Large-subunit ribosomal RNA, domain I from a Gemmatimonadaceae bacterium, 539 nucleotides, folded computationally. Rfam family: Bacterial large subunit ribosomal RNA. Rfam links the family to the GO terms ribosome and structural constituent of ribosome. The coordinates come from a structure-prediction model, not an experiment, and the mean pLDDT is 83.
Context: one part of a larger RNA
């Protein structure tokens, strides 16, 4: 120098651990906001940098309630205080809650500037102060004014707009896909929804949303590839309100009319037509609106709750090994010096609220009102019009113009009036079936920012959330925006009194603690790289 192996340093794998995460299930909640919100800024502690909390009543105030011996958060420290006259804690209701922030007096580089009315306070005055008001839109209103509305919010949802990359082994059609995004707007679900629906010559009866039907039938540069619906079968299960006819009644007018318009009221909702308007009969269930009274379960603190800490033994501890009992509607699980059914907290079970929610809701009762039929005859009136239909364009239906219906949109032409009108997939006849141009309607399904309880062939600190730790934090970037390292002494701090070495340092050595300090404070195991020391060998 090299190799071996031992003894240390140095490092932090590995194994153990979990205050953290992930993913689900049921259940609750599904909103907060001018009564000033999310979410910030500054404050606020005796001493107080961070993180909690709280707002000049600032780790708090007041009341009710729980609970019953310590407390003054993380936070082990001194000091000082508070507590069985009942503190701390926890749950309810309230006060107070700087400044920004929709931000709303004005303005403004958010967290700062400046005012104006009322009405208090100081001050001789100028001026300072407190307290209440003072922004816009909207509806209603003659006005005063009353009421609403602005912004936050993970997803879910209607709706208005809408790519491309890809894929077709290039590429236009077509495909990604009405998907990503942008916009508005809602709600605890949104939507859809009471047949101008479908069938097939039987017939079904509002919508959704599941399973089947079916990768069928079809659609396609008939390429890629898209891709139904009737029926079945299940979840739920519910129907209603207008418009006109025709009464009545207010207003309204260059046209005074047996008038037209408008607004209310009464009628009145259907397709085996229906109703209106004239007879006749019956006026009641069920439904509903509206006021009283009553105010549930359940949630928001809690409370009870069974049985060995017996004897032997290892050990620092016994919860472990032997013996001997016992409970059990409880043998879940944490704790607790090692593995505890009987030591703690619970757990099976059984209970509890002065308040608040549960509730501007349901529900039962009563009182008031509404609404609710039946039959007949005549065929006089009405039954949603710039509507339907028809032509050109387009879009939506699986359907790409194709024999191309149907719903829908622009233009452009424009009916019928119950002897009518629509559909049955050009289109026409003959059957069948429904009533367009109004408007509403629970449940049954979707989602999870949030609580609560439970689980897990989920992870165990390079894993699991990007964060198990003062993490969206440090730190990068002008900004959008990117974004970490980083758990672990012991049971207990019992965290090394006191002595030496040292630089009053860092470290060390003794002494002492503990089961152990080779457990000494980024301190349990403590692997490898790598370094040194000390032995052999080789060279």
């Nucleotide at each position: 120098g090299g190799c071996a192996u031992g003894u240390g340093g140095g490092g932090g794998a590995u194994g153990c651990c979990u205050g953290g995460g992930c993913a689900c299930a049921c259940g609750g909640a599904g909103g907060c906001g001018a009564c000033g919100a999310a979410g910030g800024c500054c404050g606020u502690g005796g001493u107080a940098a961070g993180c909690u909390g709280c707002g000049a009543u600032a780790a708090g105030c007041u009341u009710g309630g729980g609970g019953g011996a310590g407390c003054g958060g993380c936070a082990c420290a001194c000091a000082c205080g508070c507590a069985u006259u009942g503190a701390u804690c926890c749950c309810a209701a309230g006060a107070u809650g700087g400044c920004c922030g929709a931000a709303u007096g004005g303005g403004g580089c958010a967290a700062c500037c400046c005012g104006g009315c009322u009405g208090g306070g100081c001050g001789c005055g100028a001026g300072c102060u407190c307290a209440g008001u003072c922004a816009c839109c909207g509806u209603c209103g003659u006005a005063a004014g009353a009421c609403g509305g602005a912004g936050c919010g993970a997803a879910c949802c209607g709706a208005g707009g809408g790519a491309a990359c890809u894929g077709a082994a290039a590429c236009a059609u077509c495909u990604c896909a009405g998907u990503a995004c942008c916009u508005c707007g809602a709600g605890g679900a949104a939507g859809a929804g009471a047949a101008a629906u479908c069938a097939a010559u039987u017939g079904a009866g509002a919508u959704g949303c599941c399973c089947g039907g079916a990768g069928u039938a079809g659609c396609g540069g008939c390429g890629a590839g898209c891709g139904a619906a009737a029926c079945g079968g299940g979840c739920c299960g519910a129907g209603c309100c207008u418009a006109a006819a025709c009464c009545g009644u207010g207003g309204u007018c260059c046209u005074u009319g047996u008038g037209g318009c408008c607004g209310c009221g009464g009628g009145g909702u259907u397709g085996u037509a229906g109703g209106a308007c004239c007879c006749a009969c019956a006026g009641a269930a069920c439904c509903u609106g509206g006021g009283a009274a009553u105010g549930a379960a359940g949630u928001c603190a809690g409370u009870c709750g069974a049985a060995g800490u017996c004897c032997c033994u290892u050990g620092g501890a016994a919860c472990g090994g032997g013996g001997c009992g016992c409970c059990a509607g409880a043998g879940a699980c944490g704790g607790u010096g090692a593995g505890a059914g009987c030591c703690c907290g619970g757990u099976a079970g059984a209970c509890a609220a002065a308040g608040a929610c549960g509730a501007u809701g349901g529900a039962u009762u009563c009182c008031c009102g509404g609404c609710g039929g039946u039959g007949g005859a005549g065929u006089u009136c009405c039954u949603g019009a710039g509507u339907a239909a028809c032509g050109c364009c387009c879009g939506g239906u699986a359907c790409g113009a194709g024999a191309g219906u149907c719903c829908g949109g622009g233009c452009g032409u424009g009916a019928a009036c119950c002897u009518g009108g629509g559909g049955g997939g050009a289109c026409c006849a003959c059957c069948c079936u429904c009533c367009a141009a109004g408007g509403c309607u629970a449940a049954a399904g979707a989602c999870u920012c949030c609580c609560g309880u439970g689980u897990g062939a989920c992870c165990g600190a390079u894993a699991g959330u990007g964060g198990a730790c003062g993490a969206g934090u440090a730190c990068c970037g002008u900004g959008a925006g990117g974004g970490a390292c980083a758990g672990g002494u012991g049971a207990a701090a019992a965290g090394c009194a006191c002595c030496c070495c040292a630089g009053u340092g860092c470290g060390g050595g003794g002494a002492g603690u503990g089961a152990a300090a080779g457990a000494g404070a980024u301190c349990c195991u403590g692997a490898a790289a790598c370094c040194a020391c000390a032995u052999g060998c080789c060279u």